This is a predicted structure of a 73-nucleotide RNA (transfer RNA) from Acetobacter cerevisiae DSM 14362.
Rfam family: tRNA. Gene Ontology term of the family: triplet codon-amino acid adaptor activity.
The same sequence occurs in records of 4 taxa.
RNAcentral holds the sequence, with entries from ENA.
[in-house]
RNA sequence: GCCCGCUUAGCUCAGUUGGUAGAGCACGUCAUUCGUAAUGAUGGGGCCGGUGGUUCGAAUCCUCCAGCGGGCA
Numbered sequence: 001g002c003c004c005g006c007u008u009a010g011c012u013c014a015g016u017u018g019g020u021a022g023a024g025c026a027c028g029u030c031a032u033u034c035g036u037a038a039u040g041a042u043g044g045g046g047c048c049g050g051u052g053g054u055u056c057g058a059a060u061c062c063u064c065c066a067g068c069g070g071g072c073a
Base pairs, nucleotide, nucleotide: 001072002071003070004069005068006067007066010025011024012023013022019056027043028042029041030040031039049065050064052062053061
């Protein structure tokens, strides 16, 4: 320098063909226990890396930028 992939909740990840976002763990509260852990119930938490565009509508499509990873020189 060229090519490819990834970037969604605190962490690890899902989200099939565009229709206003989910799981597990973690965290709060309650129950159980003499107490802790474990277990059960319940709740909070993200406008989806940034920018512009397409569309009635974008996490999902397109442009550019940034970060991370990989391949070829």

NCBI's taxonomy places the organism under Bacteria, Pseudomonadati, Alphaproteobacteria, Acetobacterales, Acetobacter cerevisiae.